[in-house]
């Protein structure tokens, strides 16, 4: 110097376990502000947090003693595990030469 590779935030699916379904939920959308993000630096059209606005859900069965408990579903629902996919620029790491 050439070349190959590892490694992120996250995304999708499956299983397990929660929340809501009696609603100001949660997810998602728009605008604003901010934060983190391969080993390092910078960084967003990706991710997250907060505020505001609009929109907005599917319930059923059994038991019991009012309450309540269990169960089957539903929700562009939370978390964990597994599998697959997985940084833009520069530098670095490993292997080959």
């Nucleotide at each position: 110097g050439c070349u190959a590779g590892a490694g992120u935030a996250g995304a999708u699916g499956a299983c397990c376990u929660g929340c809501g379904u009696u609603u100001a939920a949660g997810u998602g959308u728009u605008a604003g502000a901010g934060a983190a993000u391969g080993g390092g630096a910078c960084g967003u059209u990706g991710u997250c947090u907060c505020u505001a606005a609009a929109c907005g859900a599917a319930a059923g069965g059994a038991c019991u003693a009012u309450a309540g408990u269990c169960u089957u579903g539903c929700g562009a629902u939370g978390g964990g595990u597994c599998a697959u996919c997985g940084c833009g620029u520069c530098c670095g790491c490993u292997g080959c030469u």